[in-house]
């Protein structure tokens, strides 16, 4: 200097003038309502003027869990669904912290739907001998067995030569033939799973023995299971100890088994006032029945309930923002986090704001706009800054 | 704003995880069809599971559909 991790912070600023929207105080008319002492007095509402506030880190996606609100304070069974290493946080979670087991990286780190295939059931196309209580296409063997050739050893058996020897007997030589025990070659049968080849996967590796040739078939080291000990709260480790020759290939984001969670609906939830009339037509079911937003069932509840075409209103208030709230300290705890004191109020609209417009300054501004709230995951995205790893110069 | 579904050829539409359907060109026939052969196409996009993904899981894009109230 360069690549590259983790974690934290920022999201143009200042100033003026003009708007738009909430709250709050004050001020006047003017409308409406109410109250009575009939001219005051409260409250809405319009309207001015002041003071304050006015989009995020993701408001987004609607992918989880919660609040709250209605349906029984939401109850039993089944079914469907979700989620799965161990602790521990939290309201509660599929999140998040710590560790553990696996994988990736030189490292800092980083990623993990990570229970069970020794309950069962399924699936592996093509190749390939074989794809799951394996299996022989090339290959090695030829120990058993069968057949067949062959006369090497050695056997017989016939006659020759030589030693030897009176003679037979014997030794050695090579020669005919004859017989397939023996040793050999050849097919089959066969034995083997080391090697080659298929393929994503071929029923532990490596050595050394062994063997006909091979094999965990023995042995040794190394995996790998079952029990036991230590350590740890557990997940799980262990340079520990005994067994056990390996039995238990792969898929469970197949179907399933175990475990554990989950009633449904969602602020267009729901409660009130006002306004309107056509409580009209048709259907379904009719109390063993209909509904009550559930897939069944039961069970509670309601007892004219649903649809479906026609009708009418489409105003307003609550719900709604004080909250699992935000910020300093200090304690606990590795750490999410819990706890305590003090201090702050930090959008709440409903054709729906949060905006123009000048001016200056720099690094010249990125994705992007609440709509019941809140905790996370996800995606989209411009900078700063701090630790940390690594390469490479140089001192 | 809340809930729910779709995405395959110009257009419809089907497809047990195992060759996508089809579209074109040549072979074959006298000529179509059917049949073989090759060429394109690779299921909206990515990224996971798997040996293997249109198909199972996540994440993003599009687009489509429903929801006031009173009786």
């Nucleotide at each position: 200097g360069g690549a590259g991790u983790u974690g934290g912070c920022c999201a143009g600023g200042u100033u003026a003038u003009c708007g738009c929207u909430g709250u709050u105080g004050c001020c006047a008319c003017g409308u409406u309502c109410g109250g009575c002492a009939u001219g005051c007095u409260g409250a809405a509402c319009c309207g001015g003027c002041a003071a304050u506030g006015g989009a995020g880190g993701a408001a987004a996606g609607u992918c989880c869990g919660g609040g709250c609100u209605c349906c029984a304070c939401a109850g039993g069974a089944c079914a469907a669904g979700g989620c799965g290493c161990c602790a521990g946080g939290u309201a509660a979670u599929g999140c998040c912290u710590g560790g553990g087991g696996g994988g990736c990286g030189u490292g800092a780190g980083c990623c993990u739907a990570c229970g069970g295939a020794a309950a069962g059931u399924g699936c592996a196309g093509c190749a390939g001998a074989g794809a799951g209580u394996a299996g022989a296409c090339c290959g090695c063997c030829u120990a058993a067995g069968u057949a067949g050739c062959u006369a090497g050893c050695g056997g017989c058996u016939u006659g020759a030569a030589g030693c030897c020897c009176a003679a037979c007997a014997g030794c050695u030589u090579g020669a005919a033939g004859c017989a397939a025990a023996c040793a050999g070659c050849u097919a089959c049968c066969g034995g083997c799973a080391a090697g080659g080849g298929u393929g994503a996967a071929a029923g532990g590796g490596u050595g050394c023995g062994g063997u006909a040739a091979g094999a965990g078939c023995g042995c040794a080291c190394c995996g790998c299971g079952u029990c036991g000990g230590u350590g740890g709260c557990a997940a799980c480790a262990c340079u520990c100890g005994a067994c056990g020759g390996c039995a238990u290939g792969g898929u469970a984001a197949a179907c399933c088994c175990c475990g554990u969670c989950u009633g449904g609906a969602g602020c267009a939830a729901g409660a009130c006032c006002a306004a309107a009339u056509a409580g009209a037509g048709g259907g379904a079911c009719u109390c063993u029945g209909g509904c009550g937003u559930g897939g069944u069932c039961c069970g509670c509840g309601c007892u004219g309930u649903c649809c479906c075409u026609g009708g009418g209103u489409a105003g307003g208030u609550c719900g709604c923002u004080u909250g699992a709230g935000c910020g300093u300290c200090a304690u606990g705890g590795u750490g999410a986090c819990a706890u305590g004191c003090c201090g702050c109020c930090c959008a709440g609209a409903u054709g729906a704001a949060u905006g123009a417009u000048a001016a200056c300054c720099c690094c010249c501004g990125a994705c992007a706009g609440a709509a019941c709230c809140c905790g996370g995951c996800u995606u989209a995205u411009g900078g700063c800054c701090a630790a940390c790893u690594c390469c490479u110069a140089u001192u | 704003g809340c809930g729910g579904g779709u995405a395959u050829g110009c257009c419809a539409a089907g497809g047990u995880g195992g060759c996508a359907a089809g579209a074109g060109a040549u072979c074959c026939u006298u000529c179509c069809a059917a049949g073989a052969u090759c060429u394109u196409g690779u299921c909206g996009g990515g990224a996971a599971u798997u040996c293997g993904a249109g198909u199972u899981u996540c994440c993003c894009u599009a687009c489509c559909c429903g929801c006031u109230c009173c009786a």

Predicted 3D model of RNase P RNA and transfer RNA as a complex of 466 nucleotides. Rfam match: Bacterial RNase P class A. Its family is annotated with dimeric ribonuclease P complex, tRNA processing and ribonuclease P activity in the Gene Ontology. The prediction has a mean pLDDT of 78.